Notes:
A computed fold for a 542-nucleotide part of an RNA from a metagenome, annotated as small-subunit ribosomal RNA, 5' domain. The prediction has a mean pLDDT of 83.
Context: one part of a larger RNA
Order: sequence, then structure tokens, then C1' cells
RNA sequence: GAAUGAACGCUGGCGGCGUGCCUAACACAUGCAAGUCGUGCGAGAAAGUCGACUUCGGUCGAUGAGUAGAGCGGCGAACGGGUGAGUAACACGUGGAUAAUCUGCCUAGGAGCGGGGGAUAACCUGGGGAAACUCGGGCUAAUACCGCAUACGUUCUCAGCAUCAUGGCGCUGAGAGGAAAGCUGGCCAAUUCUUGAAAGCUAGCACUCCUAGAGGGGUCCGCGCUCGAUUAGCUUGUUGGUGGGGUAAUGGCCUACCAAGGCUGCGAUCGAUAGCCGGCCUGAGAGGGCGAUCGGCCACACUGGGACUGAGACACGGCCCAGACUCCUACGGGAGGCAGCAGUGGGGAAUAUUGGACAAUGGGCGCAAGCCUGAUCCAGCAACGCCGCGUGGAGGACGAAGGCCUUCGGGUCGUAAACUCCUGUCAGUUGGGACGAAAAGCCGUCGAUUAAUAGUCGGCGGUCCUGACGGUACCAGCAGAGGAAGCCCCGGCUAACUCCGUGCCAGCAGCCGCGGUAAUACGGGGGGGGCUAGCGUUAUUC
Repeated sequence: GAAUGAACGCUGGCGGCGUGCCUAACACAUGCAAGUCGUGCGAGAAAGUCGACUUCGGUCGAUGAGUAGAGCGGCGAACGGGUGAGUAACACGUGGAUAAUCUGCCUAGGAGCGGGGGAUAACCUGGGGAAACUCGGGCUAAUACCGCAUACGUUCUCAGCAUCAUGGCGCUGAGAGGAAAGCUGGCCAAUUCUUGAAAGCUAGCACUCCUAGAGGGGUCCGCGCUCGAUUAGCUUGUUGGUGGGGUAAUGGCCUACCAAGGCUGCGAUCGAUAGCCGGCCUGAGAGGGCGAUCGGCCACACUGGGACUGAGACACGGCCCAGACUCCUACGGGAGGCAGCAGUGGGGAAUAUUGGACAAUGGGCGCAAGCCUGAUCCAGCAACGCCGCGUGGAGGACGAAGGCCUUCGGGUCGUAAACUCCUGUCAGUUGGGACGAAAAGCCGUCGAUUAAUAGUCGGCGGUCCUGACGGUACCAGCAGAGGAAGCCCCGGCUAACUCCGUGCCAGCAGCCGCGGUAAUACGGGGGGGGCUAGCGUUAUUC
């Protein structure tokens, strides 16, 4: 000099964009942060209102409403959000391998969707319990569950052919095994009308199997990756082999047996420290330091362990066990997990609101309308940072008053002020007032599909609705210099000097050093220098 997620002191007008628990991965009150689908299924209230009856207590019916709230079922909950404890490791970075692998939803293509069965929640009923909850009996449905049939691909086994890199890929044949679910709308449809069942036709959305793709994972390998030798030896599933098991999959991953190996001075093992990277800071570079915000990967979710479900977890707001802690209890037993967003206590030099909205972007569910979304978008607080703007401009000597200094002549503050003439940014006030929102949706029409004017898809046209921010940004008017300057320094380094006070005292200080009676170094005044809504100090890095 540059830099910071900074803090502290003094000071502080406005705006834009960012940033904001670095410490206790300490403990947490309260609210919210993951739901959704009635176009999968069976059930199904109440208050209120109206009417009728009434013994005036009430009863019944309709409506509320097939609504609310539950339940079964599906998808999601493995994303998104947080944190950095652990980890020196194939964790990460980079480049490869998988002839050793999986993949829900999505895209493209192919094939199918036949026919049966038995249950169980909800509900009713009985019991246990303070509660959390739980046990039994009875009824019922499904896109829940289970057989059967069918099988283009597919899976397994066997055989043959060709090829290869081993267990791979391809072709042919034989045998064996394995699927499914419907829902909604339209047409047609009894006898004139209304409603409209079954069967039939049809569209949409689902369902099953297969192939390929996209995207996403799993596993393995090469190289790179901090300090300590005042850590020199380490290792028995250890190193390799065979058989077996296990996994989606290779492998001591596990197991039995066999062999006795494997690593290490190019630092094993042990200890310490640490999430890694893109990057950020500094520097001419080489290098050094760092890893906040944003992005990628990893790990973790009170501590330790475990599996279940599932395409995917060994699962932050799931389950089980153990532990510590907190809470409830009728003492028998139960409940909980903010390293989600706010917020509280505590720790600390130190870090914000228990805010608004789903309008936009994105995500989950749904045919859709839509619902949910502390992701996100916004607002609030903080000079924490960067950037921009302002605190006025021009004129103005009689160099006013006053302060300070003085060699007493004067000098200086100083065009500074006063005063005159202007301007109107910001703040104030009055009025107008957005972009972000044109899509989706709706209506009409045309085309394709179709028996069809349903429905679906596509094109065109039109219309309406939807904004948290926000009456904000922005624009215009009004008024008036009015409301807006401080901080550090002045001995040398280092830019800027005098007077008074003090008298090795009080004090200063980054280094050298100042102060013991004329101190440009302490304290104050005047003056000056520097930076400026900041200026200094401290800490840290180069």
C1' cells in the first nucleotide's frame, strides 16, 4: 500500500446493489417450513336456516352436503432448505474403466389390458388405559392383496454357429418361468318427455411387459492433495488362492480350507490439524494466505447402533434399540429432538424481523380448476462493504466585528462571514403513476383425428381475470439556502507551527524517542495538513 463475513472509539444526510453467529455440531418456549389426488375406493357429520308436530322439555323432515373432518389406496415425502462436527480418505480435483451395474417420473418405438378369489381399515360393538394408545367380535370397497389364462420382446437353463478380452455381444433351436386396473367424458340406447343402467362404439387419463434414449446414481483404477521422526517399524481377514455365500454389481464384502504373505526411509504406523474444489485476497510475476456469500462434490441431522419401506435412504421435520438431557403422569407408563425460517436463553469483541406474498421463477400432487411451498420473490434492521449524490452557486474589502499571534507597525482566520443576485439535486409536501403480465385459463373459428357438431392435438383471432413489493420506482407541481460534517494528524520517518499551561509530574509513543521552567513530541487555544459520511484504532493476510 492492498484486503476483511470484522470489532471498538468519535461522528453520521439520502439512494442503489450486495453482505450479516467466524464463538457453544450449546440448550431450546411458540408459530410456520410437505403435501396432494373425490377422474382409484367404501363410508360420511355438525352448527345454522326453513317447515311440520309438540306434553313447550323436545321430536321429525328438508337444507346445510355427498360439504367438513377422518379412513383405505396412489404419487411425493431420498428434492428443495441447513450445518462443517467428523473425515488425511478414491473424501475431493482431474483423467479413465464398468466384458462387474441399477434407474420411478420423462421421451421414442413395439406388444398387451382375459377371467376369478379371499380379506381388511373406515363404520358398528365390547373391553383395557390417567394419557399415549391398545385388544377382541361383526360388516364392507377398490387402480389395495392373491391365484389362473395369455407372452411380441424379455428372464433362466441347455445345444449349435460366428466373434471376442474372462462370465461379453449377435444369430438359430429346445425347455422352463414371469404381466395387467380401471376411471372420466361423448355417441348410441326402453315408449312421447325427463333421468339414464347393462351391452356396444369412441376419446382422454391411467395400468402391464419389452427395447432404445435422456437425465440420474452405484462400483473400480492412474495421477495430485497439510504438519510432526522428540512417532520406525506396522498388519492376522492381515496379503494371495480355491470352493461357497452375499449384492443391482466387482471385490476378504463375508465364510471354510490352503499358502505366508502385504506395507514401510520416495516416510508405513502413530499423533496433530483440516470438509475438498471452482474460486477469493495479495503480488510485476513466481509465490504466499484463505475456502464467508454464489456454484459443484462430500459428510452429518441430540449421541451411538440397526434395519424396514422404496426406483432411490440405512432416511434432518420416518421406524426400532441403547444413552444423556428436557417435559407430562393417576407412578403403572408415556412424549420430544431448530446444524429448516423467524425467535429465546447462553457463550462472545461481534452478527438482523417470532414481517408480507405465492404476483414472478422453480418444485410436489392433480386431466384440470387448483392446493401446498419460511425454496423463492419482496419488505424490515445494521455506514458491515462497494458505488453514486448532497450538505449550495456567482458576486462580495470598508479586508467589519471577534479570536489568535505580534518586533505594537501590523499579520492571520479571510471572500471566509455579513450583504446582493441566483439554482433547486436529496430530504419535505401536493398530484399523477408503472415495468415486472402474457402466458396458462376462457370464448370463437379453422385444420387433423373421428361415425361425431364429444373429447384430444395444432394454428389463428378475441376477451376477461390475476402484483406481495406498492401508491413503491418514476414523472410533474410547490416552497425555501432553508433540514444535512465530521474524524485523524502537524519532532523525524510523514504533508502540516505557533502561544499558553505543566515541570522526569501529569502524560505521549508504530520505531527512534519526548517531559527534570521558554516542550513545533504532554494538555488546551489559534493556525495548518490529510481523508470525507466517514475518519481513526485493534486484529488478521499478502